[in-house]
Context: one part of a larger RNA
């Protein structure tokens, strides 16, 4: 000086900001991911004599659920920062070119009906559609393979360019219509993502030798790619006092406190990388995931059960009991950013914007201002004469912040129509009223007398105080520092 602090007296307003640091222990209840009817066929409803229009729904397709929240268990290196490198790579959505979008098929789902089950659920039969699925054709600068030329490099090899085989594509839908949005092959750019590699990165030697897929090479197989990544087979290597290997202890950076400064100590909020998602494995879908609110297997726990068998995971937002010295509301609102899906209105979005709570931090205002006696009363001390509190307060005039009642709307609202939860801003009203306290006063260390008390009671960071005149204990009065706070304790420099 600082703090995600607490703990004790104390408390007026406002602003900005932070608020489970302990049990990565358990968790009631609500809520956090949808969207598309302009893909698809059908239910329901309304309106109508019908065609038909309109709304809403489950379901079968799309796209999105890998992001956006949450935490620091884990992890000393698979991880973070800083510079490189991928001639070993990938991409949905998006921009910019190029080429296409032709014939045909078969099921399912919903839905009818039958059935089982306590429930979760689930079986058979019939049927029925798509931008679901499948066959076929065309297809080349795209795969692969074979054969030339030219230039480059980091060795394996890239790049440009000629010629020849191979393989592999699509869907439509709205619109009177122009035309728009979608689809398919494919170059390319822009993000973003996988991979390697150098230096850096807590203690400990009372851890000194570690290591068999172990280290390397050949085949292979796997991946979007290299690679003991994995496997077969050969071969003995690989690390280590420049600290291997082993225990501990740890997310890691911008940076945050303090110091003159160099260092020393932390990394909560914000932000950028990791890691995780009851515990341990595991694929599957997918452009992407070994997926927090997706599957499947096991283990604890835990709810439901008709006893056959099911369900569940707040380390989302709120909130429960538990733990703890400690830490919020089961609140508004999608009006604004922004993400998802839609042509599009628009819907969803506990991200976000807001509002409550807590003096926990920093900051800003007020608790009134001007006058007003040799100076009321009370109280305290007194050498009884007085001093003191002390312009203080009554008591005069004045203002009118803040809180409190009423009112208005430029503003936050954007290119436009609309659209404000919540703010902000400005006039009016009344009226000193509602709003000061907490440490201390022997030295360090600004501040002093009196009564009580008698090494008792009790105080203290240190030095020390108290045993009958205690400035140091406890009370009053006076002071003295700070002030909506002021003391404690913890903790870092």
């Nucleotide at each position: 000086c600082c703090u995600g602090a607490a703990c004790g007296c104390u408390g007026g307003c406002g602003g900005c900001g932070u608020g489970g640091u302990u049990a990565a222990g358990a968790c009631a209840u609500g809520c956090a991911a949808g969207u598309c009817g302009a893909a698809c066929g059908g239910g329901u409803g309304u309106a109508g004599c019908a065609a038909u229009a309109c709304a809403c729904c489950a379901g079968u397709g799309g796209c999105g659920g890998a992001c956006g929240g949450g935490u620091g268990a884990g992890u000393a290196a698979u991880g973070u920062a800083u510079c490189g490198c991928u001639a070993a790579u990938g991409u949905a959505c998006c921009g910019c070119g190029g080429a296409g979008c032709c014939u045909g098929g078969g099921a399912u789902a919903g839905c009818u009906u039958u059935c089982c089950g306590a429930a979760a659920g689930g079986a058979a039969a019939g049927g029925u559609a798509a931008u679901a699925c499948c066959a076929g054709a065309u297809g080349a600068u795209a795969u692969u393979c074979c054969u030339g030329a030219u230039g480059g490099g980091c060795a394996u090899c890239c790049a440009u360019u000629g010629g020849g085989a191979c393989u592999c594509a699509a869907a439509g839908c709205a619109g009177c219509a122009a035309u728009g949005c979608a689809c398919u092959c494919u170059g390319u750019g822009a993000g973003c993502a996988g991979g390697c590699g150098a230096u850096a990165u807590c203690g400990u030697a009372u851890c000194a030798g570690c290591u068999a897929g172990u280290u390397g090479g050949u085949a292979g197989g796997g991946u979007a790619a290299c690679g003991g990544c994995c496997u077969a087979c050969c071969a003995a290597g690989g690390c280590g006092a420049c600290g291997a290997c082993g225990c501990g202890u740890a997310g890691c950076u911008g940076g945050u406190c303090u110091g003159a400064g160099a260092g020393g100590a932390c990394g909560g909020c914000c932000a950028g990388c990791c890691a995780c998602a009851u515990u341990g494995g595991g694929a599957c879908u997918g452009a992407g995931a070994c997926a927090c609110u997706g599957c499947c297997c096991a283990g604890a726990c835990u709810c439901c059960u008709a006893c056959g068998g099911g369900g569940g995971g707040c380390u989302g937002c709120a909130g429960u009991a538990a733990c703890g010295a400690a830490u919020c509301u089961u609140c508004c609102g999608c009006a604004a950013u922004g993400c998802a899906c839609g042509a599009a209105a628009g819907u969803g979005u506990g991200a976000c914007g807001g509002a409550g709570c807590g003096a926990c931090g920093c900051c800003g205002c007020g608790u009134g201002g001007a006058g007003g006696a040799c100076g009321a009363a009370g109280u305290u001390c007194u050498u009884c004469g007085g001093a003191a509190u002390g312009u203080a307060a009554a008591c005069u005039u004045c203002u009118g912040u803040c809180a409190g009642g009423g009112g208005a709307u430029a503003c936050c609202a954007a290119g436009u129509u609309c659209u404000g939860a919540g703010g902000a801003u400005c006039c009016c009203c009344a009226g000193a009223g509602g709003a000061a306290g907490g440490g201390g006063c022997g030295a360090c260390u600004a501040a002093c007398u009196c009564u009580g008390u008698g090494c008792c009671a009790g105080c203290a960071g240190u030095c020390g105080c108290g045993g009958u005149a205690a400035g140091a204990c406890a009370g009053a009065g006076g002071c003295c520092c700070c002030g909506a706070g002021c003391g404690u304790u913890a903790g870092g420099c």

Record summary:
The part of an RNA shown here (small-subunit ribosomal RNA, 5' domain) has 493 nucleotides and comes from an uncultured bacterium. Its mean pLDDT, the model's own confidence on a scale to 100, is 83. The RNAcentral record of the full RNA draws on ENA and SILVA.